[in-house]
Predicted 3D model of a 127-nucleotide RNA (c-di-AMP riboswitch aptamer (ydaO/yuaA leader)) from a soil metagenome. It matches the Rfam family "c-di-AMP riboswitch aptamer (ydaO/yuaA leader)". Rfam describes the family as follows. This family represents a conserved RNA structure found upstream of the ydaO and yuaA genes in Bacillus subtilis and related genes in other bacteria. The sequence is in RNAcentral, with records from MGnify.

RNA sequence: CGCCGAAUCUCGUAAUUGCGAGAACGGGGGACCCGAUUUCCCUGGGGCGAAUCGGUCGCCGUAGCGACCGUAGGGCAAAUCUUCUGCCCGAGUCCGUCAGCUAACCUCGUAGGCGUCGAAGAGGAGA
Numbered sequence: 001c002g003c004c005g006a007a008u009c010u011c012g013u014a015a016u017u018g019c020g021a022g023a024a025c026g027g028g029g030g031a032c033c034c035g036a037u038u039u040c041c042c043u044g045g046g047g048c049g050a051a052u053c054g055g056u057c058g059c060c061g062u063a064g065c066g067a068c069c070g071u072a073g074g075g076c077a078a079a080u081c082u083u084c085u086g087c088c089c090g091a092g093u094c095c096g097u098c099a100g101c102u103a104a105c106c107u108c109g110u111a112g113g114c115g116u117c118g119a120a121g122a123g124g125a126g127a
Base pairs, nucleotide, nucleotide: 001115002114003113004112008023009022010021011020012019013018024110025109026108027107028106029105034100044098045095046094047093048092053070054069055068056067057066058065059064073089074088075087076086077085080122081121082120083119084118
């Protein structure tokens, strides 16, 4: 300097790597109306997120776990948009029997992890 992501900035206080407040960005809950009527036994349901859904094989022989191959979907290629091309991700986790949408209102978060730079066209901006 740049990338994923909401996860940045300012102020106050303290004098120490802290504690508050505000702005901004983002999430959840929450009426009428509308929608939905499928939860309780068997096998609850829901949120954040791009991260869903399949197939094969192995362990095991119900279940479950693991490894590959795809896939809905998502990201990057140094201003923006479009096209081509290339490279990646396609996880994890939270609530706790409970939540559709939802104005007013209520409430929460501001982390963590990384290192890319190929081409063409268009409309802009600046020097």